A computed fold for a 368-nucleotide RNA from Sphingomonas aracearum, annotated as Bacterial RNase P class A. It is recorded under the gene name rnpB. The RNAcentral record of the sequence draws on ENA and Rfam.

RNA sequence: CCAGAGGGCCGGGCGGCCGCGUCAUGUGUCGAACAUGCCGAGGAAAGUCCGGGCUCCACGGAACAACGGUGCCGGGUAACGCCCGGCGGGGGCAACCCCAGGGAAAGUGCCACAGAGAGAAGACGGCGACCGUUUCGACGACGCCACGGUGAAAGGGUGCGGCAAGAGCGCACCGCGCCUCCGGCAACGGCAGGCGGCAUGGUAAACCCCACCGGGAGCAAAACCGAAUAGGGGCGGCACAGGGGCGUGUUCCCGCCCGUCGCCCGGGUUGGUUGCUGGAGCCGGCGAGCAAUCGUCGGCCAAGAGGAAUGGUCGCCUAUCCCCGUUCGCGGGGUGGACAGAACCCGGCUUACAGGCCCUCUGGCGUU
Numbered sequence: 001c002c003a004g005a006g007g008g009c010c011g012g013g014c015g016g017c018c019g020c021g022u023c024a025u026g027u028g029u030c031g032a033a034c035a036u037g038c039c040g041a042g043g044a045a046a047g048u049c050c051g052g053g054c055u056c057c058a059c060g061g062a063a064c065a066a067c068g069g070u071g072c073c074g075g076g077u078a079a080c081g082c083c084c085g086g087c088g089g090g091g092g093c094a095a096c097c098c099c100a101g102g103g104a105a106a107g108u109g110c111c112a113c114a115g116a117g118a119g120a121a122g123a124c125g126g127c128g129a130c131c132g133u134u135u136c137g138a139c140g141a142c143g144c145c146a147c148g149g150u151g152a153a154a155g156g157g158u159g160c161g162g163c164a165a166g167a168g169c170g171c172a173c174c175g176c177g178c179c180u181c182c183g184g185c186a187a188c189g190g191c192a193g194g195c196g197g198c199a200u201g202g203u204a205a206a207c208c209c210c211a212c213c214g215g216g217a218g219c220a221a222a223a224c225c226g227a228a229u230a231g232g233g234g235c236g237g238c239a240c241a242g243g244g245g246c247g248u249g250u251u252c253c254c255g256c257c258c259g260u261c262g263c264c265c266g267g268g269u270u271g272g273u274u275g276c277u278g279g280a281g282c283c284g285g286c287g288a289g290c291a292a293u294c295g296u297c298g299g300c301c302a303a304g305a306g307g308a309a310u311g312g313u314c315g316c317c318u319a320u321c322c323c324c325g326u327u328c329g330c331g332g333g334g335u336g337g338a339c340a341g342a343a344c345c346c347g348g349c350u351u352a353c354a355g356g357c358c359c360u361c362u363g364g365c366g367u368u
Base pairs, nucleotide, nucleotide: 001364002363003362004361005360006359007358008357009356010355012317013316014315015314016313017312018311020040021039023037024036025035026034027033042339046350047349049348050347051346052345053344054218055217056216057215067214068213069212070211071210072086073085074084075083076082087101088099089098090097091096102209103208107207108206109203110202111201124148125147126144127143128142131140132139133138156174157173158172159171160170161169175198176196177195178194179193180192181190182189183188222274223273224272225271232265233264234263235262236261237260238259243258244257245256246255247254281300282299283298284297285296286295287294288293318337321334322333323332324331325330
C1' cells in the first nucleotide's frame, strides 16, 4: 500500500432572529392573556417478537391430562427464547463466521423428477457354474450387486484372500457401535485396552416420544374526589278528592297505574387528582473474573403530557456528492445532511439508517 475479519463510538457544529410545549414565579379580573426562568426525543423512541416490574380479574394444595413454548454443557441475570465462555458439526489459506444442536433401535407418515429399485430395497445394462429347451447363435429359470447407469440420497472405505460369478463371505488397516480405563465440574475428547462383521437410508422449524417451563388481561391497567340535569330506592308530612292514562269502537260498571313537599341513601356520565417517572437508573475510579457480569467508592438527576410540544429562517464552518482547472500536493464554484419521532417503566432480540472516526487482528505485495 492492497484485500479482508472483529469490536467500540458519533450520527452535523457555532451564532443571530422568530416561534412551540410542560412546569415554577410574577403581573393580571381566582378567567383569558402577558413577562421571566428551568427543562424539552433516539440509537433505534420503531416492530410489539421474547422476558420482567406494576395494576386489576380468576384461583384451597398437589399431581395428571390438554394446549403453547423451549431443547449440547457450564456460567451470568430479577427473568428470558437474551448474554458470556466452552463442546460438537459445517465454511474460510487465515483473522473469523454460521448452526432449531434431545430422540430415527416405540410407532405412524413422507421421500418430487429421474431410475429396475426410495425401504428391513433393488436386476435395466452387466457377471455367472449347475438345470431345462435348442435351429448350437442363444433363450428360459436361478444366483449376484463387483462394474455401468439414475438420483439430494441406492445397506461403510482400501487391499488381500475366497467364489461358478459375487458379496464383511473371511482377514488386515481405517471408519462405526458398545464396555472399561484415562483427561475434563460437564458437554465431550483419547493413534489406551477389549468386544461386535456392521445390526432397521434420510426426514422430528412432519405427527410423535422424552425432559423442563408456562393462570388471564393490560396504564384506554387501576385507585380516589365527584357536580348540574334526568332517572332509581328509602323515610316522613300533606292530599286521598277531583282529574288523567290503560284494559280493541261507544256507554255504564269494575280492575290497575299516576300526586306534591322535605330529608337521606346508592349507582354513575362530563370533569379533576393519583398512577407518572429517582430507576434491576446514568457517568467515572478501584477491585474480582478469560468474559458476560458482580462488588465497592465518588459524582449526577436527564421530557413526563392532554392525541400530545421538541420547529423555521439567516450567516459562517464542515462531511458527502457534482462540475471546472491542476505542478496530482491541491485550488475554484455549486449542492447541502441518513433512518426516524417519546405517550407506564425496565432488560433483550429483530428491523431501518447518508456519511464519518477510533482500536485490535488476518492474508498478500514492496522497501530497509